This record gives sequence, structure tokens and C1' cells, in this order.
RNA sequence: CAAGCAGGCCAGGUGACCGCGACCGGCAACGCCGGUUGAGGAAAGUCCGCACUCCAUAGAGCACGGUGCCGGCUAACAGCCGGGCGGGGUAACCCGAUGGCAAGUGCAACAGAGAGCAGACCGCCUAAGCAGUUCCCAAGGGGGACUGCCGGUAAGGGUGAAAGGGUGGUGUAAGAGACCACCGGCAGCGGCAGUAAUGUCGCUGGCCAGGUAAACCCCACCGGGAGCAAGGCCAAACAGGACGUUGUCUCUUCGGAGGCAGAGAGUGGCUCGCUCUUCAUUGUCCAGGUAGGCCGCACGAGACGACCAGUAAUGGCCGUCCCAGAUAGAUGGUCACCACCACGCCAGCCGCGCAGACGGCAGGUGUGGUACAGAAUGCGGCUUAUCGGCCGGCUUGCACU
RNA sequence: UCCUCGGUAGCUCAACGGUAGAGCGGGCGGCUGUUAACCGCUAGGUCGUAGGUUCGAAUCCUACCCGAGGAGCCA
Repeated sequence: CAAGCAGGCCAGGUGACCGCGACCGGCAACGCCGGUUGAGGAAAGUCCGCACUCCAUAGAGCACGGUGCCGGCUAACAGCCGGGCGGGGUAACCCGAUGGCAAGUGCAACAGAGAGCAGACCGCCUAAGCAGUUCCCAAGGGGGACUGCCGGUAAGGGUGAAAGGGUGGUGUAAGAGACCACCGGCAGCGGCAGUAAUGUCGCUGGCCAGGUAAACCCCACCGGGAGCAAGGCCAAACAGGACGUUGUCUCUUCGGAGGCAGAGAGUGGCUCGCUCUUCAUUGUCCAGGUAGGCCGCACGAGACGACCAGUAAUGGCCGUCCCAGAUAGAUGGUCACCACCACGCCAGCCGCGCAGACGGCAGGUGUGGUACAGAAUGCGGCUUAUCGGCCGGCUUGCACU
Repeated sequence: UCCUCGGUAGCUCAACGGUAGAGCGGGCGGCUGUUAACCGCUAGGUCGUAGGUUCGAAUCCUACCCGAGGAGCCA
């Protein structure tokens, strides 16, 4: 210098004028004045996980759903960090829903002979058995050649995404883990390293176990339900109606209270359990009404900066700070200057060169642009969108010293 | 805030993981004096987009885009 790989940060700046929300203060007070403050890295999608609130303090079992290598972090997670294994890349580095198909069940179109304890189309073989033709002979149905049948085979060809280890040899009629050697892979046992996933070494085994679990399923772990329109308080308005509507026992001051069983609700899968209600002040449904205010709701798993522990995620501790709360939804607009980017025009220097074209550097001027988007209970993540710019780090290649 | 469903030919909809089809519509031809009806043939598909699992995806999984619908408060 070029190409690339990962990480962090910014999200135009300043001034003037006009305008908006909230809070505080003032006043001649239902409106004005002054001051302070006012979106994000994703506020988004609502995909996960929590806090918080109500219902049991959140209980048990089944069902259902989710997650899925190991260890750690965390309030928790499908997140993050570190490691293992597999794959990609020369490398930096990146990607992986990465438990189990030698538990069970299922699936594999077309092609192909055969697709799941597989199969024989072409090919190879004719040793054994049967039949035929023919030849030889020592004349004993003895021997040879060919053909067919019954067969054997899985070397080779062919089909397919996939054809049941590979190479070499022994063996055989031809062949075949049938047998042997080596290699690959698997299972079991043991040693060593590691918290573990796993790695590595040795012995034994049988010749080999195919794919698919983002197919049912099995195993391990996790999950109670609903959601700020949660929930609490106040105010306003309206028109009520239908349905459900128990038994028994004990006590009694005779008003009632309690127990057991049943029914209903909380509970939006079911059963048990728990709590409440059980004659009306309640539950469900239909009809009707409202579309107001306050709290929840801004001091929090809070922000920033040191130090310590840890490889890191993260944790601890100290200091400083207070930092949006609107409710149809405030945080904006115009102008000037500056900054950056793109394009056009002008003209300069350098390289090469006759020149032009081309390349590089710095400049003037004009036009256009400066994204994605926008809080609505809060927080931690993930995912997606995003004009551009800055900062360090790493890898590879080339050149020079 | 929470939940449910859908996206396939011009339109309305199908399709156990195995070559994407039906009806209507379009085009051409036939029948008819002509049109309609009828008969025959035929074209037309990024299966919303992207990625993954699988030998193979409209179908299974994940992310995104678009569209439709529903629930609650008072009493």
C1' cells in the first nucleotide's frame, strides 16, 4: 500500500427568531412572565425472559408446551462468556435446534432385479444332481466337449440421494469376512489428562451396526393462570330482565352460629387440594351506560468514573449525579455560517508521454443530500431497519529500509 | 396489551414430505344462417419473502413482510 476479519463509538455543530409538553417560582391570577428540563441505538417487531399487580403463600399428579454438547454468569432466559466436537476459510475468524434411530413404531416418490433382518436384470460359474447331442477308449455306462434344466454367486456392469466397510492375499467351479494381514469405524473394559463435554493409549469382541427425531416417540431439565384496558380510589350516566337457587346434624341468649356432604366460583385443559359463596347484598347470560379524573408511573436488576477479583461474561466496593412522563399523544420549523457526502463546471501541480487520454494530490464554485425511526408500566436480551463517519485491534499478500 | 386466522393461476379455492390441480375466466378450433349454450384442444404459477432441516419442502422449523378478525371497563 492492497485485500480481508472482527470490535467499540457518533448519529451533524453553533447562533438568531417563531412554536410545543412537564415541573418550579412570580403576578395586577383560570391566563401571562421568568427559569429548568424534554426520545433511541434501535424507543420498532412484540419473538423470548423477568420485575410488578390480582387470583392459595403458587401446591400435587396427568396432559400440553418449551429447551436440548459441557462448564460458568445472571433476577431469569431460547441471552451472554469460556471450552469441546463437526463444517467452511491460506489465515485472522465465521457457522452449527450439536441428547437418543445397536428402546419401539413409521417413512423413502421416480428409477432400479433388489430400499430394510434386501436382491439376482446383464454378467460370472457348471464342482454336485437330472436330461440331450457328439467324440474317444483298455468296452467297465469309464472319460471328454457342448447345450438345456435345477442351481450357485455378489467380484464387475447398470439404477438411485442411499445398494449393508476399504485395499491386498488365501481360497473356490465362480465367488463371498468363508479365512488372513493392514487400515477405517463401532461396542465393552481399563489406564492417563480434564470439574465436565471430550481427547488419547491399551486389551477384548464380532466382521460392520445405513438415513431420517425442524417424523411419532424416549430421556433430562424448565413452565400455575392472567395481564398496567393488571390492580386500587373517586366521579358521572343508565332500565331493567332471564336463569341457577340445597340436604342433614349440633349448639342456642331463638336473632342466629358452626360442622359434614352437595353445588357454584377463583381456575381459560382435567383430577385432587386450598380459599370464598351457598337464598341474594351473590353467580352466569342478555339488555343498558360511560369513553372522565387521581394513584399505579419514573430512585431504578439506575447512569457515569476509578479500584479490586475473574481468561471472559460478570461480580464486589468507593465516589459523583438525578436524567422525558405525554393521554390521541409534547421534544418541531425557518434563516445564516461551518462540517461531511454525491454529481457537474473551472483551473493548478506531479507521474508517464511528442501530445492527448489516463492516474494521483490539493483548491474554487453551483446544485442536491445528512439516514432508520420515534417513548406510552419498567427492565434484561434477541431479531429486523439504518445516509454516512471516526477510533484503535488482528490476518494474508506485495514493496521498501 | 393479549390472542387467533390467512397469503397457491386473472378470481374463488384444493393438494398424507415425492412431477402443483379444480371451477369460473382467457385464447384457438368445432357446432349454428349468427350469437349464447354445448363439445374439443390449449396457454397461464418467484406456492408472500429470505434462510435452514431433509435425498427431496406449497407442506416441517426460524426470521421478516402484508392482510383479516376477536377480548376487556361500569353496573